Context: one part of a larger RNA
RNA sequence: UGACGGGGGCCCGCACAAGCGGAGGAACAUGUGGUUUAAUUCGAUGAUACGCGAGGAACCUUACCCGGGCUUGAACUGCAGCUGAACGAUAGAGAGAUCUUGAGGCCCUUCGGGGCAGCUGUGGAGGUGCUGCAUGGUUGUCGUCAGCUCGUGCCGUGAGGUGUCGGCUUAAGUGCCAUAACGAGCGCAACCCCUGCCGUCAGUUGCCAUCACGUCGUGGUGGGCACUCUGUCGGGACUGCCAUCGUAAGAUGCGAGGAGGGUGGGGAUGACGUCAAAUCAGCACGGCCCUUACGUCCGGGGCUACACACGUGUUACAAUGGGGGGUACAGAGGGCGGCCACCUGGCGACAGGGCGCGAAUCCGUCAAAGCCCCUCUCAGUUCGGAUCGGAGUCUGCAACCCGACUCCGUGAAGCUGGAUUCGCUAGUAAUCGCGCAUCAGCCAUGGCGCGGUGAAGACGUACCCGGGCCUUGUACA
Numbered sequence: 001u002g003a004c005g006g007g008g009g010c011c012c013g014c015a016c017a018a019g020c021g022g023a024g025g026a027a028c029a030u031g032u033g034g035u036u037u038a039a040u041u042c043g044a045u046g047a048u049a050c051g052c053g054a055g056g057a058a059c060c061u062u063a064c065c066c067g068g069g070c071u072u073g074a075a076c077u078g079c080a081g082c083u084g085a086a087c088g089a090u091a092g093a094g095a096g097a098u099c100u101u102g103a104g105g106c107c108c109u110u111c112g113g114g115g116c117a118g119c120u121g122u123g124g125a126g127g128u129g130c131u132g133c134a135u136g137g138u139u140g141u142c143g144u145c146a147g148c149u150c151g152u153g154c155c156g157u158g159a160g161g162u163g164u165c166g167g168c169u170u171a172a173g174u175g176c177c178a179u180a181a182c183g184a185g186c187g188c189a190a191c192c193c194c195u196g197c198c199g200u201c202a203g204u205u206g207c208c209a210u211c212a213c214g215u216c217g218u219g220g221u222g223g224g225c226a227c228u229c230u231g232u233c234g235g236g237a238c239u240g241c242c243a244u245c246g247u248a249a250g251a252u253g254c255g256a257g258g259a260g261g262g263u264g265g266g267g268a269u270g271a272c273g274u275c276a277a278a279u280c281a282g283c284a285c286g287g288c289c290c291u292u293a294c295g296u297c298c299g300g301g302g303c304u305a306c307a308c309a310c311g312u313g314u315u316a317c318a319a320u321g322g323g324g325g326g327u328a329c330a331g332a333g334g335g336c337g338g339c340c341a342c343c344u345g346g347c348g349a350c351a352g353g354g355c356g357c358g359a360a361u362c363c364g365u366c367a368a369a370g371c372c373c374c375u376c377u378c379a380g381u382u383c384g385g386a387u388c389g390g391a392g393u394c395u396g397c398a399a400c401c402c403g404a405c406u407c408c409g410u411g412a413a414g415c416u417g418g419a420u421u422c423g424c425u426a427g428u429a430a431u432c433g434c435g436c437a438u439c440a441g442c443c444a445u446g447g448c449g450c451g452g453u454g455a456a457g458a459c460g461u462a463c464c465c466g467g468g469c470c471u472u473g474u475a476c477a
Base pairs, nucleotide, nucleotide: 001477002476003474004473005472007471008470009469010468011467012466013465015461016460019424020423021422022421023420026315027314028313029312030311031310032309033308034306035305042053043052064301065300066299067298068297069296070295076124077123078122079121080120081119082118083117084116087104091100092099093098107114108113126290127289129288130287131286135284136283137279138278139277140275142273147186148185149184150183151182152181153162154161155160166177167176168175192267193266194265195264197235198234199233201231202230203229206225207224208223211222212221213220238261241255242253243252244251245250317417321376322375323374324373325372326371327370334363335362338357339356342353343352344351345350383414388409389408390407391406392405393404394403430453431452432451433450434449435448436447
């Protein structure tokens, strides 16, 4: 100087407390450990691994296993030689890769050759093989915590200190005051984006107040741009005003005004560094290793196994509910190998026709919870839907291993879950549905977004956890 303390002081954070809803029990989905296996590819492992890399494993992917092939090689490239335009229909063998057959097809040229392809030879190839403890880049975490430093000066033999301490204040090393320090940098804040109010400009595909036409009805049509909305550019909030406290910074006020009040809400943004943290399998790269194989092509299998253990979720155990009928209101995002109106067939998944739309125009698109009426009456039930049987639909070369969906039947466990543990402070939790990426299809209950309905509770900081500042002890560095 740090680090540590079941030392002290001050102060924060859904850290505790107060409260709401969960997990831990059940079934299933998914990831992991373990076990099994020819293989169950690899990585991630307290917090900071475990619905994680994977935003799509039937083949492909695919890196694993078994088997069948190739060796200048699946892709790229230099040189030499030989041959041929390139390309390649058809047929045969084969699980396929591939091999054979080769119809057809005949480049440019300054005649030296060149372009392209095949074969032979050769120099490079190729490797998801190892090392993240050789690395770059990127990322997690402490932590959006308020810290981490520098120049000059001053102090100290020196390591180093001071500044950065103290008082008050703040979300903040944010400020104010004080001061052997005076300044400065990286962080904080602000500048950026979304959202909440108003205005300006613009007005189609959006809108419809006024006028007119038309319809069973609908901005359907003429017309208009007022309104809504969509976009552009501005305004607006600064403790600015008032009161109280304070030297000041600032604090308090069911004070004013205002759409909004004290950082308005949300996002992006992550200092010096820590964990030899993660990643050589995204990519790049040093070294090492393989070279008729640790490279590469193909068929099949595996990554989906299952005495078990754990994590994350979904659905429930019901009456604030289940079932039936009627009826209302979104936002964001997507669409041409696509979204598909409408009609017909089918109980249905869907199929056959077929309009519009590369979309503020057309479509998916009826949002669901909600509200109204009827029914069930506390039961393993009209709760719950696992599992299994049968019959189908669709995608795809192909659903046996191993897809989703539909219909009929079957109806399991489960009656609120031990110790323990998680999230959340407001349009939040809880609850309800909708969309998108990936994608032929989908094992999505996941991920990322969107809106609808919409709470409770916070006395307080003794305690648990993490953190900041000052101080103290230390046999630790």